Molecule: small-subunit ribosomal RNA
Organism: uncultured Bacillota bacterium
RNA sequence: AGAGUUUGAUCCUGGCUCAGGACGAACGCUGGCGGCGUGCCUAAUACAUGCAAGUCGAGCGAACUUUUGGGAGCUUGCUCCCAAAAGUUAGCGGCGGACGGGUGAGUAACACGUGGGCAACCUGCCUGUAAGACUGGGAUAACUUCGGGAAACCGGAGCUAAUACCGGAUAAUUCUUAUCAACUCAUGUUGAUAAGCUGAAAGACGGUUUCGGCUGUCACUUACAGAUGGGCCCGCGGCGCAUUAGCUAGUUGGUGAGGUAACGGCUCACCAAGGCAACGAUGCGUAGCCGACCUGAGAGGGUGAUCGGCCACACUGGGACUGAGACACGGCCCAGACUCCUACGGGAGGCAGCAGUAGGGAAUCUUCCGCAAUGGACGAAAGUCUGACGGAGCAACGCCGCGUGAGUGAUGAAGGUUUUCGGAUCGUAAAACUCUGUUGUUAGGGAAGAACAAGUACGAGAGUAACUGCUCGUACCUUGACGGUACCUAACCAGAAAGCCACGGCUAACUACGUGCCAGCAGCCGCGGUAAUACGGGGGGGGCGAGCGUUGUUCGGAAUCACUGGGCGUAAAGGGCGCGUAGGCGGCCCGCACAAGUCUGCGGUGAAAACCCCCGGCUUAACCGGGGGCCGGCCGUGGAAACUGUCGGGCUGGAGGCCGGGAGAGGGCGGCGGAAUUCCCGGUGUAGCGGUGAAAUGCGUAGAGAUCGGGAGGAACACCGGGCGGCGAAGGCGGCCCGCCUGGACCGGGCCCUGACGCUGAGGCGCGAAAGCUAGGGGAGCAAACAGGAUUAGAUACCCUGGUAGUCCUAGCCCUAAACGAUGGAUACUGGCUGUGGGGGGUAGCCAACCCCCCCGUGGCGAAGCUAACGCAUUAAGUAUCCCGCCUGGGGAGUACGGUCGCAAGUCUGAAACUCAAAGGAAUUGACGGGGGCCCGCACAAGCGGUGGAGCAUGUGGUUCAAUUCGACGCAACGCGAAGAACCUUACCUGGGCUCGAAGUGGGGCGGACGGGGGCCGAGAGGCCCCGUUCCCUUCCGGGACCGCCCCAGAGGUGCUGCAUGGCUGUCGUCAGCUCGUGUCGUGAGAUGUUGGGUUAAGUCCCGCAACGAGCGCAACCCUUGUCCUUAGUUGCUAACGGGAGAGCCGAGCACCCUAAGGAAACUGUCGGCGAUAAGCCGGAGGAAGGCGGGGAUGACGUCAAGUCCUCAUGGCCUUUAUGUCCAGGGCUACACACGUGCUACAAUGGGCGCCACAAAGGGCCGCAAACCUGCGAAGGGGAGCCAAUCCCAGAAAAGCGCCCUCAGUUCGGAUUGGAGUCUGCAACCCGACUCCAUGAAGCUGGAAUCGCUAGUAAUCGCGGAUCAGCAUGCCGCGGUGAAUACGUUCCCGGGCCUUGUACACACCGCCCGUCACAUCAUGAAAGCCGGCUGUACUAGAAGUCCCCGCGCCGACCCUCCCGGGGGGCAGGGGCCCAAGGUAUGGCGGGUGAUUGGGGUGAAGUCGUAACAAGGUAGCCGU
Repeated sequence: AGAGUUUGAUCCUGGCUCAGGACGAACGCUGGCGGCGUGCCUAAUACAUGCAAGUCGAGCGAACUUUUGGGAGCUUGCUCCCAAAAGUUAGCGGCGGACGGGUGAGUAACACGUGGGCAACCUGCCUGUAAGACUGGGAUAACUUCGGGAAACCGGAGCUAAUACCGGAUAAUUCUUAUCAACUCAUGUUGAUAAGCUGAAAGACGGUUUCGGCUGUCACUUACAGAUGGGCCCGCGGCGCAUUAGCUAGUUGGUGAGGUAACGGCUCACCAAGGCAACGAUGCGUAGCCGACCUGAGAGGGUGAUCGGCCACACUGGGACUGAGACACGGCCCAGACUCCUACGGGAGGCAGCAGUAGGGAAUCUUCCGCAAUGGACGAAAGUCUGACGGAGCAACGCCGCGUGAGUGAUGAAGGUUUUCGGAUCGUAAAACUCUGUUGUUAGGGAAGAACAAGUACGAGAGUAACUGCUCGUACCUUGACGGUACCUAACCAGAAAGCCACGGCUAACUACGUGCCAGCAGCCGCGGUAAUACGGGGGGGGCGAGCGUUGUUCGGAAUCACUGGGCGUAAAGGGCGCGUAGGCGGCCCGCACAAGUCUGCGGUGAAAACCCCCGGCUUAACCGGGGGCCGGCCGUGGAAACUGUCGGGCUGGAGGCCGGGAGAGGGCGGCGGAAUUCCCGGUGUAGCGGUGAAAUGCGUAGAGAUCGGGAGGAACACCGGGCGGCGAAGGCGGCCCGCCUGGACCGGGCCCUGACGCUGAGGCGCGAAAGCUAGGGGAGCAAACAGGAUUAGAUACCCUGGUAGUCCUAGCCCUAAACGAUGGAUACUGGCUGUGGGGGGUAGCCAACCCCCCCGUGGCGAAGCUAACGCAUUAAGUAUCCCGCCUGGGGAGUACGGUCGCAAGUCUGAAACUCAAAGGAAUUGACGGGGGCCCGCACAAGCGGUGGAGCAUGUGGUUCAAUUCGACGCAACGCGAAGAACCUUACCUGGGCUCGAAGUGGGGCGGACGGGGGCCGAGAGGCCCCGUUCCCUUCCGGGACCGCCCCAGAGGUGCUGCAUGGCUGUCGUCAGCUCGUGUCGUGAGAUGUUGGGUUAAGUCCCGCAACGAGCGCAACCCUUGUCCUUAGUUGCUAACGGGAGAGCCGAGCACCCUAAGGAAACUGUCGGCGAUAAGCCGGAGGAAGGCGGGGAUGACGUCAAGUCCUCAUGGCCUUUAUGUCCAGGGCUACACACGUGCUACAAUGGGCGCCACAAAGGGCCGCAAACCUGCGAAGGGGAGCCAAUCCCAGAAAAGCGCCCUCAGUUCGGAUUGGAGUCUGCAACCCGACUCCAUGAAGCUGGAAUCGCUAGUAAUCGCGGAUCAGCAUGCCGCGGUGAAUACGUUCCCGGGCCUUGUACACACCGCCCGUCACAUCAUGAAAGCCGGCUGUACUAGAAGUCCCCGCGCCGACCCUCCCGGGGGGCAGGGGCCCAAGGUAUGGCGGGUGAUUGGGGUGAAGUCGUAACAAGGUAGCCGU
């Protein structure tokens, strides 16, 4: 620091996800040790049991115990009494229970943080200073006794003490009054003086004593001061919701009083009517706050466990008492809920202290030890108490450290895994040998933590008249829970100690097997449908390691809320437009202006801990100690004055005004006009009109339409140099007016006036197309709804005929639009070119026009710059400033709820649950379009002949069958693999056999030559038996070739997968295309080149051009054919010559034909025209051939997961007495049907018969076979000749010449069937071909539809060959005869190039929308129902403070005649306030609810086809 994921690919936008860190965690698997930390986040739920706050006898009385002494009674060891000493303690009294410890419920608050204030306050214990401690008194617990009660406990009477309580004296302060002085921040504060009011314990202990006292310490009182701790007030700071907008009656202020430690509506009476709020009051929800902790580069974001500070609370609510301090966790009273005890009358209780229990929960510990240390309470002290604390225990909960061994060790052991079978790997890993002993076990030793205090001894000091533990120092003595722990030493044995996760990408780490869209995985993308590095287990390697993963939460990455640090033309996002309030921002100059912001010096504060740096202590580290830094901040104070601000003064440039000018569909009202449509009336006139793709509905003989004249009425204003012209803020505005009213902008000059008056603008107010609404008019045309006619599968549409609201006017609403430049407003700046509207200036000019310049508006093109790109570009989307609005993934949804506005329709504001891994923008390459342009092809058209109908042949489907083996399936499967199934082939079926096998390779063993022949059984394969024969070399051991048998390694498979493959092939397509290098352009995909203008069969060539070249294709080179020449002349040929059986047969010849080798020839070369002078095209000449002469071979990059595992090869899988192999028979030849390809026909351009011509190309020794003979024939006999230019197959046929047939199911046609044969073959039954005789079916030219062919072609005629024993209508070739037509490219099909649109990219056989049906999820509404919070009114009124009464009762003080009274107090009563409770009625939010609404999601449901192409009616927005 980034990465994955939208696409075929690209750039951008944008969300989702991951890698990192952290945790009071939990869960899964695993688990050796130690140190340091941490440990109920949930039920502030309920609590059994024990402990957590007591202490002081040196405050007091008393009781008890022990000891000693004395005395009495005496049963001589007991009781009682007294005194002393020691000890214990219930009670009175003092201090402490307000600290320490817990928790986070409540609290949005001066609660907290930070900084200030108190001239408005308090402060026990502590410290300092000063003074003092005098004199009296009356009670009351305990105790005794009586009584009540189950208990808790209570009551009556009597006795008594104090450091308990009360009176008085003295004194300072507070306070009141008066005076003076000083000072200050307002009220005031401080000091002095005078008068009035007000206090204490003769205490305890020690020493001493002359017994009066003195003195020391502690305790006590007063005052002042300090310290510490608190109280109150203020500025600033830190949550959400505006779908919470208004709140407030003690409310805001005043006067007076009360109250408090103290200010204050804190409380009360009266007076006034204020106070708070958009800088967010009030309400609701949530929450203890902070130091800090986590994260982050930081700014931020999240958190508020442990530790520390503050606050709040203590079962819930209320209340006060005591006290220095409380409204009090382990105190009190009352109410409530709950639990417990009870004798039913009444009582007791409060773990959010430490342990612990139950419950809740995913989840959080021991009912431990000790006061040894630190700290606290009390005490003079010893000491007591202390679940604070110090420790131990449990828990991998976290952090840190250590270990589970180290070295050597290759037969690279065994074993596992894998393999191409060679090996590789686990792996120096193990074993083995050597060594060590951390930890562990055992044994021994063994700390620091301890400083005290007290005691004893000595010394010193203060003080005293003097002494003394009164204070201090030194020495001695004494104190350890942890714990026999840390640590050290020795011995023992490698012995006791490794797991977890992941291994497709992100992300480090790969293989084999199993599984087969199953089981499963998954953080995102996504894996799994038979070769899964993604599932499962195994091997291996990777990561971390006593842990490792998962889950949850949080920060980061996320610049994805953007202060640092984002955006808004098209991705989400500019308000429809204006006016303007608050607010924000704002021109130039001056002032020895001010100093709020700003800058700066100094001071205070920012607790400690934490973080960072340095040093140090535990063996290290974690952890701990010391020092420093830091703590963004706040406050005070001194200074500066540029900038912002404020104050004052000035200026004219911004803004506005005055005067002049013209332009304009700017707005409102009124008036006027003509054309056209429709309707009405009349005339002429007759059969149609109208409408459409075509029609029909409709109108018309009752006279339409057409035409002429007249009239009525409403709406809209043709043409216009009407114009990307003008005006307006936008919506919008269009006949004319020499009619009225009215808004704004522009230009010019004077530089005349004002003097910053400006810009923007949350709320607010106004305007705001169309549709729509209300009321009243109006209504010609048009026209939702509606009706009819068509179209259609349907057609609630598109088209047609009608037609109502509406469209128009008046008045009032509505307030939305794709209200768009999808672009808020203002200002300034930044190259230009060219139109156009308005105004001005110059030149010119009679006026104009032209030309030049300036300002304002409105367009086009473009520089820089910007932009993801497209594009924008002085009218910015550039460069900047100011202000407003808006955005933050898609869907749900502009929906629901709430509120607001509206008559309604609806508008504005505007969510969530749930769901997806995308949704998007721009551009690119393709593909596609019922888009466009150009151009090809037997593509259409023009022709000729067919197919589709018939019969048969053949292939296929289907069906059948034991089997009908398998493959091929649009073109591009179907006379295809198959160039030939009777057996064989053969792969299929039935049956019978074999198992190292039918064949091949290697090794081992045994035997033997091999081979040949015969017999029996069997369907055969095969089995059994017999006869005969005996190889080569040799060193004589043996070896070799061959054959047979046995064994081993292994064979075999036409079994599966063509979607694992090679090779080969089909197809687009012989279409003209497909690419590359370098350069250039583009962020990039990519483009350019290859596009363009011509031309071609052609990306063929030429020209142009940011391209220049090149490759694979095209063409050519190759074969063949067409002409000629040369060479050659047998088996070919025969012109001339000779012979001749008359056959080139012979001699002879090679001239010709021919053969087969070589060569020539054709190149737009030439002429004319066209073209650009090019390429080339058209025409002509010559030529055998002319513009590629004809034909063939030749098939670019690629597409179709095209075809083939059954040609072959081959991975994997399957099979191995069978899916192999052998044999016999059967089947592949089946047959209701359907299709393809053919043959033969339907006839006279024919058929039959007779006669008679002319080919080419082939084949032939397991062969072709002549002559001749036989047979009607197939054929048989025969065998000459020929290994072939020699012989044979071999008669070509159509044609030609004659004759017959004369339009018919025929002398057409030949199927089918009967009979008889021939041939091949081991064998023609299933199941061959052919021949002869006989038979003589369908069929009379073929529906929809469809195929081939452009010249030696189609058509037609025969011939040959491969395969092959035999079998062709098929296939591959050959020649003979030999046409017709092409105007042309509109249309169908296929293709090429350019361009355009796209929501397609599996690419239109694409994509995709909505209803319905089913399943499921969340949610809205809903008669209501249920409980929660809360407001208001009334009622009620416990405890308690306060006020009043207080005749009952009471000790101190005062008076007194001692009776009593006063003063004070208590019980009791009354009153104000008030908690719980009750009644009524509202508000808010929640749960639930028959039914209902839409929404989301869900491989294969239904109906249609809305959108994307002109998507087949362009689409979209509002209504």